Background
Large-subunit ribosomal RNA, domain I from a Candidatus Shapirobacteria bacterium, 530 nucleotides, folded computationally. NCBI's taxonomy places the organism under Bacteria, Bacteria candidate phyla, Candidatus Shapironibacteriota. Its mean pLDDT, the model's own confidence on a scale to 100, is 82. The full RNA is in RNAcentral, with records from ENA. It matches the Rfam family "Bacterial large subunit ribosomal RNA". Gene Ontology terms of the family: structural constituent of ribosome and ribosome.
Context: one part of a larger RNA
């Protein structure tokens, strides 16, 4: 150096219990009736996980189900079970201690106190049960301070989404200051299963549309912009969804008043009052109050044999069958007809939902003219100054909004139509509510030209574990015997351990604590070179 045989090592191949993304459907807040999250316990023995709470891997009732069961690692012992267990579902019961933690304290899971009641007792004590936080609202009492009361409300948690109050910088502009990043990250607060928005003082162009929200499109257009980088609409159109309502005022009644009740709610103005005419329905309020479907356990469910090979038949050969079922998974190799299922049918004692809906009952009610000029949201609209929002950086800058100052009109009125004016068109601010279409998460089902153990979640395994850090926090590695443990009885060597040699099992043991088992690297044997 070469070949062979081994060792080491764990690549590759094959596999998948786990991930990941989407679609469809359903569900969506928990908490003083003590949550989320934990500590400590509970088993025949009990370390971890799971479950549970001194009634402690569990108790009761009602249903389902029908032969095995006593959760997993994981065996052993001992039990339970056709008088129906284990298991599944619904509803209940129990639910230590900490934690908003709430009797007081505290270095969380501990210490201590007061009152009432019960048990033992002569009593003290002990044990058990209940009550004892703060703020707000209400009620009662009180001159007031305050006191008292009760199933009043709040407190705390919450991944994402949502609304509001605050609010960066890196970065980009090839530097940088306006600008951008971005109203993003982050902090705080609120509410809900959604939130927000919302029934035109809207939009629009010369026709008109008719609350809001979301998607597509308009459109990277019109515009904004150290006219740089960049930012970036709207109407119209196509869809999803579809829903509209209630107050204030005039006037009337009651009342000392505050106020309460009636009335009334709009823009082609409407309402009130007075007056003339027609008319009893839709709708609304209150009381009582279903059912179907659905959800949470289920049940029925077609059709195959032989031959050879093989360790094993689902593959091959031969001959059949079912199919509203040839989705899929499993079974000793590749199964429509072996098993579980699948198509199609089917079930609910209980709880939920449907729904305080349908329905029933009681009460209440509408429209058309004429006259009148009583009402129609004021420190408001608007203006000035200064900000910030609008795609719009002060610009010709409308619109909407905040602070300071000034400050109207009242239907013969007022706002808007991108400075402003006129004409024209359009709408009616200064009060409020409102489902759906939408966002997100979870669960279930299904799917993937998604991953296949250095990948895919950080986590296929005791994973937010071990470990690191005073702490905030950081954060792994680690899957595969075989069809079945059949996991090597027995003998020999031995320190009577490990390990090995025989033997046995198995298709295979170079499948032996393990699939396959590459390379680097280390040996042994043989040959070659010198």
């Nucleotide at each position: 150096c070469a070949a062979a045989u081994g060792g080491u090592g764990g690549a590759u191949g094959c596999c998948u219990u786990g991930g990941u993304u989407g679609c469809u459907a359903a569900a969506g807040c928990c908490g003083a009736a003590g949550a989320a999250g934990g500590a400590c316990g509970c088993g025949g023995a009990a370390g971890a996980c799971u479950g549970c709470g001194a009634a402690a891997a569990g108790u009761g009732u009602u249903g389902g189900g029908g032969a095995g069961u006593c959760g997993u690692c994981a065996a052993c012992a001992g039990a339970c079970u056709g008088u129906g267990a284990u298991c599944c579902a619904a509803c209940a019961g129990u639910a230590u201690c900490c934690g908003a933690a709430u009797g007081g304290g505290g270095a969380a899971a501990c210490c201590c106190c007061u009152c009432u009641g019960a048990u033992c007792g002569a009593a003290a004590u002990a044990u058990c049960a209940g009550a004892g936080a703060u703020g707000c609202a209400c009620a009662a009492c009180g001159c007031a301070a305050g006191u008292u009361g009760g199933a009043g409300c709040a407190u705390g948690g919450u991944a994402a989404g949502u609304c509001g109050g605050g609010g960066a910088a890196c970065u980009g502009a090839a530097a940088c200051a306006u600008c951008u990043a971005a109203g993003u990250a982050c902090c705080c607060g609120g509410a809900g299963a959604a939130a927000a928005a919302g029934a035109a003082a809207u939009c629009g162009u010369a026709u008109g549309a008719g609350a809001u929200u979301c998607c597509g499109u308009u459109a990277g257009u019109a515009g904004c912009g150290g006219u740089g980088a960049g930012c970036g609409a709207a109407a119209a159109c196509g869809g999803a969804u579809g829903a509209g309502c209630c107050u204030a005022a005039a006037c009337c009644a009651c009342g000392c008043a505050a106020g309460u009740g009636g009335g009334g709610u709009u823009g082609c103005a409407g309402g009130g009052u007075c007056u003339g005419g027609u008319a009893u329905a839709a709708g609304g309020a209150c009381u009582u109050g279903a059912a179907a479907a659905a959800u949470u356990a289920u049940a029925a469910g077609a059709a195959c044999g032989c031959c050879a090979u093989g360790g094993a038949a689902u593959g091959g050969g031969c001959g059949g069958c079912c199919g509203a079922a040839g989705a899929g998974a499993g079974u000793g190799a590749a199964a429509g007809c072996c098993u579980c299922g699948u198509a199609u049918u089917u079930u609910a004692a209980a709880a939920u939902c449907a729904a305080g809906u349908a329905a029933a009952g009681u009460c209440u009610g509408a429209c058309c003219g004429g006259a009148u000029a009583c009402c129609u949201a004021a420190g408001u609209a608007c203006c000035g100054c200064g900000g910030g929002a609008c795609a719009c950086g002060u610009g010709a800058a409308a619109u909407g909004u905040c602070g300071c100052g000034g400050g109207a009109a009242u239907c013969u009125g007022g706002g808007g139509g991108g400075a402003c004016c006129a004409a024209c068109c359009u709408c009616c601010a200064a009060g409020g509510c409102u489902a759906a279409a939408u966002a997100c998460u979870u669960u279930a089902g299904c799917a993937g030209a998604c991953c296949g153990a250095u990948a895919g979640u950080g986590a296929a395994c005791u994973a937010g574990u071990a470990c690191c850090g005073u702490g905030a926090g950081g954060g792994a590695a680690a899957g595969g015997u075989g069809a079945a443990a059949a996991a090597u009885a027995c003998c020999c060597u031995a320190a009577g351990u490990a390990a090995g040699g025989g033997a046995a099992u198995g298709a295979a043991a170079u499948a032996g604590a393990u699939c396959u088992g590459a390379a680097a690297c280390c040996a042994u044997u043989u040959g070659c070179u010198a």